Context: one part of a larger RNA
This record gives sequence, structure tokens and C1' cells, in this order.
RNA sequence: UUGGGUCUAAAGCAUCCGUAGCCGGCUUUGCAAAUGCCUUGUGAAAUGGUUGCGCUCAACGUAACCACGUGCAAGGUAGACUACAAAGCUAGGGACCAGAAGAGGUUGGCCGUAUUCCUGGGGGAACGGUAAAAUGUUAUAAUCCCAGGAGGACGACCGAUGGCGAAGGCAGCCAACCAGUAUGGAUCCGACGGUGAGGGAUGAAAGCUAGGGGAGCGAUCCGGAUUAGAUACCCGAGUAGUCCUAGCCGUAAACGCUGCAUGCCAGAUGUUACACAAUCUUCGAGAUUGUGUAGUGUCGUAACGAAGGUGUUAAGCAUGCCACCUGGGAAGUACGGUCGCAAGGCUGAAACUU
Repeated sequence: UUGGGUCUAAAGCAUCCGUAGCCGGCUUUGCAAAUGCCUUGUGAAAUGGUUGCGCUCAACGUAACCACGUGCAAGGUAGACUACAAAGCUAGGGACCAGAAGAGGUUGGCCGUAUUCCUGGGGGAACGGUAAAAUGUUAUAAUCCCAGGAGGACGACCGAUGGCGAAGGCAGCCAACCAGUAUGGAUCCGACGGUGAGGGAUGAAAGCUAGGGGAGCGAUCCGGAUUAGAUACCCGAGUAGUCCUAGCCGUAAACGCUGCAUGCCAGAUGUUACACAAUCUUCGAGAUUGUGUAGUGUCGUAACGAAGGUGUUAAGCAUGCCACCUGGGAAGUACGGUCGCAAGGCUGAAACUU
């Protein structure tokens, strides 16, 4: 390289958008680049085959003919497929309209319980903590009860293998603005599509820079215990941080450990959204049943799989495009490059060893 793979053995980029490239629906016409066929030219020699000839034979050599030379070029021909050109179509895609669901995003305002602290009042000896204790708090009046205030964070119940989002993620209420989705349509455009190397954007937590904020929690640190020791588990304190604004970082078991798109291939049963029909109706944006589409679960046939299992949400049967894998360790290390304020990220070996 051919080939084989990527849920769990090595292997799907964290996610999306998109450039080049690759791939691409139905119909008609043209063309003949590509493709197929035919003819001609060319395609060294050696090698190979057949028949002769020459070494005493043979190997070997030599002559003629044949084969090989899978290629290239020119001319002709075919018109299905591909390309190209022209015209058209509506099943893909998009737009538009209608009512609809949603913790989708951004900004602002408002509300709520609790913890902590402060003030005032009551009260008067313990509180707290643990397996047991101690450190700790308390006659400078704690813990506890009542009232008022301050401040920060958070959002019980509803709440659900419920919903929304590309992923990360998103939950008190209200408003404004922005975006996406499903359903239904007798509307419009007419292949405008798929994927996507580079590239761009977004990206939990922690961390970093600057300025705020700081109630609770709480790495580090300090005490108390435990213990042979205890740089821990338990207890008391408590800094960074956690929160906000502006910027950086760019990684996670970023997981469904399963790339995206399209088509085909038994069903059963929940649930969410929309539409339609029927039945019931205290006529309400009501309820129930059935059907269709889209999402999200469970079980399961065929099939697949080493098995576990997957199974119309495929890991089945196929096609297109991208990414990645090739024994373990050394090692996601070294060196170089590049990005970053740094921490470090991305790219990424070898010797040696087994």
C1' cells in the first nucleotide's frame, strides 16, 4: 500500500458554522471532455514459443516466423452512465402564513424563606460539638425567646427516565428585546443540497488580570482529637475562591465512552407538543378514545455482535463526506514550532525496554 476497524479491546475532534475539495433529485435536448469499441502508426535488445542450422550430443549460440510489449499518438464510431451547455419540474432544501409549546439567550425591575451580623426587650448558666472528647463561646451576660434593622448568596413545594438548547448548559415572578423548534397549509422560489481539510465562533469547573462585593460554604493554613505516626478521615476557627463587571484561559468520565446527512427494514407500550375525527361535557384554552407528524423513554422481531447487548432515537441493510486507530512501557514525555500574563494548551517523537 491493499485490506481491517473506532459503545466496552487501540481508535468519533467538546460543539456548531463554514472556505477549498469530494459527493449530489426528476425530465428533455445538445455536445462528445471522459468512457467503450474499431483501424493505423509506434511500442530497442535480451527473454519466451515453433521450425531449421552450428559446436561429437546437450546446455549454449545463431536464422526466420510467431508471441509479449498491459503504453502513447492519430483517425473513425457509439451515446447508456459521469462531466459540460441549454430548457423545464417538484418529491430534497429554503421562504411565507396560521395558531402553539418551552428552566433557549440578553438586559432591567420586583418578591420570598432561611443562615449570619447589629440594635432594643425578656431571661440568668451554661452553650456548642462528638463514637467519646477537647480546642472554641459565655457573668464584658452567651445559647434560648420576641421585635426591628443590615447585607450577601440562593430560589423549597410545583418537579416529572417532563421541557428547551449545537454542545457547554438552562429553574422564584414580571417586562422589553433576540433566536431556534415542532405541527398544519389549496401559498411562493426551483436542487439553491450533503459533508467539510485549513479557518472562525461558542465552550462546565478550577485558574489568571483589574475593579467591586463578601452572608453562608470553604482548598491552603492554624488549633483540638484519633493514631505507632496522621502532612488524612471527625471537631473548632478560617485565607484565596465561590458572587458581580470587563478581559484572558480552552480544558473535563466536555459520556449515549456511540461523527454528520439521507434512504430502506416487524411490532407492543408510556410520555411531551401540534393537527384531525368521534364520544362525553358542570360549555371552559374542558375530559376521554382513536389516527397522523415530530420529540423523548421502556420492551422486543429480523438482523448484527466475541459477548454484554443494540434493535425505526441501530451497534441492522446501504450510499456520501470528514475525523481517528495499528502491542505494552518510555510518554501525551523530550526537542522544535505555535498560542497564553502565567498556570499551561495544541502539535508530538526516539533511544532503550518488554
This is a predicted structure of a 354-nucleotide part of an RNA (small-subunit ribosomal RNA, central domain) from a Candidatus Woesearchaeota archaeon. It matches the Rfam family "Archaeal small subunit ribosomal RNA". Rfam links the family to the GO terms ribosome and structural constituent of ribosome. Lineage of the source: Archaea > Nanobdellati > Candidatus Woesearchaeota.